[in-house]
RNA sequence: AGAGUUUGAUCCUGGCUCAGAACGAACGCUGGCGGUAUGCUUAACACAUGCAAGUCGAACGCGAAAACUUCUUCGGAAGCAAGUAGAGUGGCGCACGGGUGAGUAACGCGUAGAUAACCUACCCUAAAGUUUGGGACAACCUUUCGAAAGGAGGGCUAAUACCAGAUAAAACUUUAAACCUACUGGUUUUGAGUUAAAAGAUUUUUCGCUUUGGGAUGGGUCUGCGUAACAUUAGCUAGUUGGUAAGGUAACGGCUUACCAAGGCUACGAUGUUUAGCGGGUCUGAGAGGAUGAUCCGUCACACUGGAACUGAGACACGGUCCAGACUCCUACGGGAGGCAGCAGUGGGGAAUUUUGCACAAUGGACGCAAGUCUGAUGCAGCAAUACCGCGUGAGUGAAGAAGGCCCUUGGGUCGUAAAGCUCUUUGUAUAAGGGAAGAUAAUGACGGUACCUUAUGAAUAAGCACCGGCUAACUCCGUGCCAGCAGCCGCGGUAAUACGGAGGGUGCAAGCGUUGUUCGGAUUUACUGGGCGUAAAGGGCGCGUAGGCGGUUUGUUAAGUUACGGGUGAAAUCCCAGGGCUCAACCCUGGAACUGCUCGUAAAACUGGCAAACUAGAGACAGAUAGAGGUGAGUGGAAUUCCUGGUGUAGAGGUGAAAUUCGUAGAUAUCAGGAGGAACACCGGCGGCGAAGGCGGCUCACUGGAUCUGUUCUGACGCUGAGGCGCGAAAGCGUGGGGAGCAAACGGGAUUAGAUACCCCGGUAGUCCACGCCGUAAACGAUGAAUACCAGCUGUUUGGGCAAUCGACCGCUCAAGUGGCGCAGCUAACGCGUUGAGUAUUCCGCCUGGGGAGUACGGUCGCAAGACUAAAACUCAAAGGAAUUGACGGGGGCCCGCACAAGCGGUGGAGCAUGUGGUUUAAUUCGACGCAACGCGAAGAACCUUACCUGGGUUUGACAUCCUCGGACCGCCAUGGAGACAUGGUUUUCUCUUCGGAGACCGAGUGACAGGUGCUGCAUGGCUGUCGUCAGCUCGUGUCGUGAGAUGUUGGGUUAAGUCCCGCAACGAGCGCAACCCUUGUCCUUAGUUGCCAGCACGUAAUGGUGGGAACUCUAAGGAGACUGCCGGUGUGAAACCGGAGGAAGGUGGGGAUGACGUCAAGUCCUCAUGGCCUUUAUAUCCAGGGCUACACACGUGCUACAAUGGCAACUACAAAGAGAUGCGAGUCCGCGAGGCCGAGCAGAUCUCAAAAAAGUUGUCUCAGUUCGGAUAACAGUCUGCAACUCGACUGUUUGAAGUUGGAAUCGCUAGUAAUCGUAGAUCAGCAUGCUACGGUGAAUACGUUCCCGGGCCUUGUACACACCGCCCGUCACACCAUGGGAGUUGAUAUUGGCAGAAUACAUUGAGCGAACCUUUCGGGGAAGCAGGUGUGCAAGCUAGUGUCGGCAACUGGGGUGAAGUCGUAACAAGGUAACC
Repeated sequence: AGAGUUUGAUCCUGGCUCAGAACGAACGCUGGCGGUAUGCUUAACACAUGCAAGUCGAACGCGAAAACUUCUUCGGAAGCAAGUAGAGUGGCGCACGGGUGAGUAACGCGUAGAUAACCUACCCUAAAGUUUGGGACAACCUUUCGAAAGGAGGGCUAAUACCAGAUAAAACUUUAAACCUACUGGUUUUGAGUUAAAAGAUUUUUCGCUUUGGGAUGGGUCUGCGUAACAUUAGCUAGUUGGUAAGGUAACGGCUUACCAAGGCUACGAUGUUUAGCGGGUCUGAGAGGAUGAUCCGUCACACUGGAACUGAGACACGGUCCAGACUCCUACGGGAGGCAGCAGUGGGGAAUUUUGCACAAUGGACGCAAGUCUGAUGCAGCAAUACCGCGUGAGUGAAGAAGGCCCUUGGGUCGUAAAGCUCUUUGUAUAAGGGAAGAUAAUGACGGUACCUUAUGAAUAAGCACCGGCUAACUCCGUGCCAGCAGCCGCGGUAAUACGGAGGGUGCAAGCGUUGUUCGGAUUUACUGGGCGUAAAGGGCGCGUAGGCGGUUUGUUAAGUUACGGGUGAAAUCCCAGGGCUCAACCCUGGAACUGCUCGUAAAACUGGCAAACUAGAGACAGAUAGAGGUGAGUGGAAUUCCUGGUGUAGAGGUGAAAUUCGUAGAUAUCAGGAGGAACACCGGCGGCGAAGGCGGCUCACUGGAUCUGUUCUGACGCUGAGGCGCGAAAGCGUGGGGAGCAAACGGGAUUAGAUACCCCGGUAGUCCACGCCGUAAACGAUGAAUACCAGCUGUUUGGGCAAUCGACCGCUCAAGUGGCGCAGCUAACGCGUUGAGUAUUCCGCCUGGGGAGUACGGUCGCAAGACUAAAACUCAAAGGAAUUGACGGGGGCCCGCACAAGCGGUGGAGCAUGUGGUUUAAUUCGACGCAACGCGAAGAACCUUACCUGGGUUUGACAUCCUCGGACCGCCAUGGAGACAUGGUUUUCUCUUCGGAGACCGAGUGACAGGUGCUGCAUGGCUGUCGUCAGCUCGUGUCGUGAGAUGUUGGGUUAAGUCCCGCAACGAGCGCAACCCUUGUCCUUAGUUGCCAGCACGUAAUGGUGGGAACUCUAAGGAGACUGCCGGUGUGAAACCGGAGGAAGGUGGGGAUGACGUCAAGUCCUCAUGGCCUUUAUAUCCAGGGCUACACACGUGCUACAAUGGCAACUACAAAGAGAUGCGAGUCCGCGAGGCCGAGCAGAUCUCAAAAAAGUUGUCUCAGUUCGGAUAACAGUCUGCAACUCGACUGUUUGAAGUUGGAAUCGCUAGUAAUCGUAGAUCAGCAUGCUACGGUGAAUACGUUCCCGGGCCUUGUACACACCGCCCGUCACACCAUGGGAGUUGAUAUUGGCAGAAUACAUUGAGCGAACCUUUCGGGGAAGCAGGUGUGCAAGCUAGUGUCGGCAACUGGGGUGAAGUCGUAACAAGGUAACC
């Protein structure tokens, strides 16, 4: 410090996720030791048991018992125990220490102050004193009530308990004066008055007691500032705010009461609701911050819940009291007892948190003169890997690289020097033994015979966890097969998973490792440091303006902000630095620094602020001009539509893609004239004008707002912005009343359509118009808030001014204000913006923080309503989005091409048949191919074979290959059985080499390794092939441009069949394609002349190159020539090229072929072949016979033959090319009507044969008919091939003579030697072609042209597509699940109002009952203080009647979200097929 994730890729925006650190943690697996810390975060839930606060005999009075000893009358007594134990009176303490965080949003806490408004036991210091008396009450004794807890009556008694008196002021009240000040007063001195003290103990000295001053310590109270969330909480408050008086308090104060006044708080957030103890600190972070408030320290609050006071220096009191309530316990039912949020511990809750331990030895506390007692404070120990820190689990050597595991290309690699083995060590731990601290400054040690030290033994006692697709370090095998499962995000898994599970190996940490949770970080993702708002989320619709914020120039002053220096404080601990102590570290100690804060003082005066004075550049005023659809009201004008009246006139009009509804013979449309009425203002008219925006358009008048320019006369900062607030605000809509021509939601009808609640058409009502009043929203947009200053220019236009010029309008230069286009710098993710900023800065306001849910729900405000404004959450997703790029696509555009259309010729689709396919059937009808690019395709040829299928019968190391062992022949032939395979028997009996041992070939048997598979996967593959397409494209290097994907080149202007060429150009070159090179054909030449040829010469024949000969010609087959836009003219850019012409056999690629770029279609093929994986192995292998692939209601493709006269039939007669031939082609003779048969010459071929070419031609006949067309079908008889023609061949003869009379919608081929038509040959092949491949013969028509259909190329445009339009995607409905709103109601919590009630307690009052101390007394009593009791007031719980707020549940209901391949349509994305959107 970053990384992953939106896309085909890119940049940006933006969320989600990860890597880090931390924890009072928990869970899973594992676990050796020690040190130091820490340990109920949940139920402030309930608690058994024990302990946690007592102490003092030097305050006081009482006062045992057991044991022991002695005596005894055995009943007991005495002594001692002992003034002990013990309780009581009294004093001090119990308000500390310890726990918890419920409440509290507060002077509670923090910080800094105030107290001149206060208190303070014990302690210190100073001064003075400690005197005279008195009466009681406990304990105790006794009587008595009660179950108990506890009382009640009577009697005795002491005190440092209580009371009265004396004395005294510095206390209190008050007079006067001085000084001080923080100024409602304080201090000191002085005079007068008032009132109040005391306690003794001990035994030789101390400890006490009383009063007062001071101190110290600790507290009370007050104040400034700071200290959560929600405005969907906006108003709150009657003791409330203040005053006077009184009361009360330690003390100020409405703290309380009476009276008076009507105040007080609040947008700088009152009140309300929710949440929460606060701080030092802790965690994180670079910091600023954010989160947090365990342990330790400070502080506050609380002590079962609520209320209350008493005592006391201090409490409204955790281990005190009283009352009420809930709960628990005891009970004799009458009544009582209790409070672990002290330490242990129990139950419960919970994911989860320890021992009912030891000791007061240390530190500290209470009491005591002290000894001492008490102390669950504390010190220690125990439990827990809960955290941090440290140590160990051994070290060296050791290659046969052992065994074994795993992998393997079978060679090996790896675990791995790892182990074993050998040699060592003993840290720590273990065991054993010995020694042995500090903590203690005299005694006293729980810890503890602990820490630590020494010795001995022996590698002995000690390693796991997670991960290994990317992020992120670490890879293979097996299993599984979208299953099981994983997952933090992206995502893995559908038969080759580095992602699941296991294993081997590896990586990372290590007595731990992972997971989960939480916090901060990364996240600059709330942005103070440090973000944004044209299009990504985000500028308010616009103005006026309040509070607030900010504010021009100069001078003086002040010192609030600011700055500097100093004082105080900022507790300690923590963090940081240095040093030191535990062997180190964690930990601890000492010192320093720091604590960024608050406060006080002094100083400065630049800047901001305050005050005062001045200025004119901002702003405004004044004067003079100017432009304008600025606004409001009134009047007025013409054109047009419609309607009405009349005329002319006749059959249609209107409307559409085409129609129809509609209007019209009752006279429409058309046309002329007149009239009515409403609405809107053509041309001018313009990125022209005005206005803040919305918006404003005939003309005239009236009223009125703003702007600009010029002058530089005046005021003198008067300014900018603007939360709330107020006003304006298109269209639609609402209310009332008018108006209503045209247009036109709704609605009706006609069309379209599968439907058409639409688009189109005919009608048509609200509305649109006016007046008044509401509404308050728009894609209210420049998607761009307002203001000011600065920062290159160029060019239009509007308005005004100036200069110059002119007769004048123009024109030119220039200033200002608007309004446009381009553009530098700069900015921007890019697009783009660019003095009219989206640049550079300042000020103020508004707004944003992932998508959806949702601008929705609830609440509130406004509105007549519609609705508007404000505005969430649950839940859900990992994206949503912006700009640009490359493609693809478009019922977008432009250019161009192609038998693509058009123009033609001939077909298919109709018939019969052939053939292939689907379907059906079947035991099987083997398999594959499925738009073009499957379907006369694989198959260049299924009767058996082929053959893969079916049925049946056989074989099992196999029909075929290699290796091993044994034995030899095997084969062949014959016979028998069998459908055959095969079995049995007979017969026959080896070959090659040799070193003579044997080896090899072949055959049989056996054993296992293995063979075999046309079994699966073409979506694991190679190879081959089809297709776009013989279309003109596809790329690269370097350079340049761009943040980048990418672009450029390859685009543009021409041209071409062509990315062919030329020109231009930030490109320059190059490669694969195109073309050419290759084959063939067309002309000529040369060479060569047999089997081919025959002009001339000769011979010969009925005739024939038949023969001699020839080498001219044809031809054959080798090599050359030729054609290159080369020449001429025109056009064109002095180009490429095109057009025309000449010559030429051929002319612009001469014709044809081969040749197929980068790639696309997971195209086809595992059944040609090869091949991974899987499957099978007495079977999915192999052999055999028979059957099937040939089935047949039907559908489709491709063909053949036809429907006839351009023809059929018959006869006669010409002219090819290219091929094939030995298991062959077969002349010829003979036979047969014929297919063919018998014999058979010649020919491995320019020689022989197939072989006849056919159409054509000549002649004859048929005469338009289902025919002399057509030939299917069928019968019979045959021929050939072949082991074999039944299923199931071809052909022949005779007979039969079906459909069919030119073929609907639709559709195919072809541009010249082509189509059409005619025949010929070949491959396969025993036989079988209407198919396929090749060959020649005859031989056309048409192309204006590119609008349209199809396909393609280039450029451009739009895109929400990228699996790329066979794309994407919306809504209702149906089903399931989830959260949520409403909801009759029901239930709970909480707050509050009115009323009732009124315990304990406080105060007031009463007090006939009671009444030691004092007074008085006649001693009986009386009085006084006081008490019980009563009454009243305040007040807690409780009761009652409501109200508000928040929640739970809820029949039913609303929308939302998510779900696999449901239903209906097709709204959006392309002009998305009606542009979309608000």